[in-house]
RNA sequence: CGAGUAAGCCAGACAGCCGCGUGUGCAUGCCGAAAGGCCGUACACGAGGAAAGUCCGGGCUCCAUAGGGCAAGGAUAACGGGUAACGCCCGCCGAAGGCGACUUUAGGACGAGUGCAACAGAAAUAUACCGCUGACGGUUUGCGCCGUCAGUAAGGGUGGAAAGGUGGGGUAAGAGCCCACCGGGCGGCUGGGAACAGUCCGCUCCUGUAAACUCUAUCCGGAGCAACACCGUGGGAGGACACAUAGGUUGGCCCGACCGUCCUCAGGAGGUGGCUUGAGCUUUGCGGCAACGCAAGGCCUAGACAGAUGGCUGUCCAAUACAGAACCCGGCUUACAGACUUGCUCGUGCA
RNA sequence: GCUGUUAUAGCUCAGUCGGUAGAGUACGUCCUUGGUAAGGACGGGGUCCCCGGUUCGAAUCCGGGUAACAGCA
Numbered sequence: 001c002g003a004g005u006a007a008g009c010c011a012g013a014c015a016g017c018c019g020c021g022u023g024u025g026c027a028u029g030c031c032g033a034a035a036g037g038c039c040g041u042a043c044a045c046g047a048g049g050a051a052a053g054u055c056c057g058g059g060c061u062c063c064a065u066a067g068g069g070c071a072a073g074g075a076u077a078a079c080g081g082g083u084a085a086c087g088c089c090c091g092c093c094g095a096a097g098g099c100g101a102c103u104u105u106a107g108g109a110c111g112a113g114u115g116c117a118a119c120a121g122a123a124a125u126a127u128a129c130c131g132c133u134g135a136c137g138g139u140u141u142g143c144g145c146c147g148u149c150a151g152u153a154a155g156g157g158u159g160g161a162a163a164g165g166u167g168g169g170g171u172a173a174g175a176g177c178c179c180a181c182c183g184g185g186c187g188g189c190u191g192g193g194a195a196c197a198g199u200c201c202g203c204u205c206c207u208g209u210a211a212a213c214u215c216u217a218u219c220c221g222g223a224g225c226a227a228c229a230c231c232g233u234g235g236g237a238g239g240a241c242a243c244a245u246a247g248g249u250u251g252g253c254c255c256g257a258c259c260g261u262c263c264u265c266a267g268g269a270g271g272u273g274g275c276u277u278g279a280g281c282u283u284u285g286c287g288g289c290a291a292c293g294c295a296a297g298g299c300c301u302a303g304a305c306a307g308a309u310g311g312c313u314g315u316c317c318a319a320u321a322c323a324g325a326a327c328c329c330g331g332c333u334u335a336c337a338g339a340c341u342u343g344c345u346c347g348u349g350c351a
Numbered sequence: 352g353c354u355g356u357u358a359u360a361g362c363u364c365a366g367u368c369g370g371u372a373g374a375g376u377a378c379g380u381c382c383u384u385g386g387u388a389a390g391g392a393c394g395g396g397g398u399c400c401c402c403g404g405u406u407c408g409a410a411u412c413c414g415g416g417u418a419a420c421a422g423c424a
Base pairs, nucleotide, nucleotide: 001347002346003345004344005343006342007341008340010338012316013315014314015313016312017311018310020046021045022044023043024042025041026040029038030037031036048322052333053332055331056330057329058328059327060224061223062222063221073220074219075218076217077216079091080090081089082088093107094105095104096103097102108215109214113213114212115209116208117207129156130155131152132151133150134149135148136147137146138145139144164182165181166180167179168178169177183206184205185203186202187201188200189198190197191196228273229272230271231270236265237264238263239262240261241260247259248258249257250256280299281298282297283296284295285294286293287292352423353422354421355420356419357418358417361376362375363374364373370407378394379393380392381391382390400416401415402414403413404412
């Protein structure tokens, strides 16, 4: 310098003007039966790394539940750790890919049982179509041919897959039938905290499929802030008192006009709370390979309910992607222009 | 905002323990008729919404995405 790989960070900045939302202060005008709301003004604050998908895990609330357990249904799946918890994260093991840095991985069990394996092929978990071999019979002078019975998975062809693979011995022909080596499995031994590893020993178990039923281990009650709680004119239901020259409203008073009064209960419209101080953010130190934890200090950072962040001008080469909170938090997944930083790998050149 | 369902031929829909994608209707040709309709026979037409995975093999099983529809004040 080129190519690559992993991690982190930013998501325009500054200044001026206009405009919007929330909170606090001032002001006390308007609307409403009330709760409460609206107008004005000053100050402060005001979207994201994904606010998205709603795919997991929790907080919170209501319902169910004496307490505990079983079944059904669902989820997860090597091992160790982290966490409030997780199907997430970190480390590590095995497998696959890459020269490498490194990446990917739903990665228990088909040695309990059941199912499935279309087409092709003789046969799909068991098989004799062709072939090979033997015995018997027929035929032939003979070689041979034909038939029946039996043995055989070494060879042919089909298929994703044909009794684990290669070589030798053996046999009538053959075969893990026997031997050597190799792959996988199970048990033992050694190492490791464990998964696991081993040029060790033994067994002689060997088609694939569990993102097929199933088995094993662990976990899970249901619904969701449109949850839920409170206030609640009139009207409704129930009860108590009263039946008048009474009482109440309007009104200065009379006349006139209108009306039974009080309490309790449920609750529609509407209103309020839930609503943002929280497993929070950040700096330093310590422990840990890391995820993360502990201690001390500092900070307060949207909260709407028709729903607020926008527009214009100037400067900085250029000003642009995906995209807009709606109860909150931890993750995952998906979308995304451009810029920057650091570690490492491979190749080439120069010293 | 929350919770569900669906996507297969031009249209309406079937398709389950995974094995060559079907029906009705529409379309084309032929038969029938003097002609048309009805009826009958034959035929064409498919990215099974998209991407990836499991498997010998996926419309079907698993994960992610897109679109449409429905319910809850």
Predicted 3D model of RNase P RNA and transfer RNA as a complex of 424 nucleotides. It holds a member of the Rfam family "Bacterial RNase P class A". Its family is annotated with ribonuclease P activity, dimeric ribonuclease P complex and tRNA processing in the Gene Ontology. The coordinates come from a structure-prediction model, not an experiment, and the mean pLDDT is 75.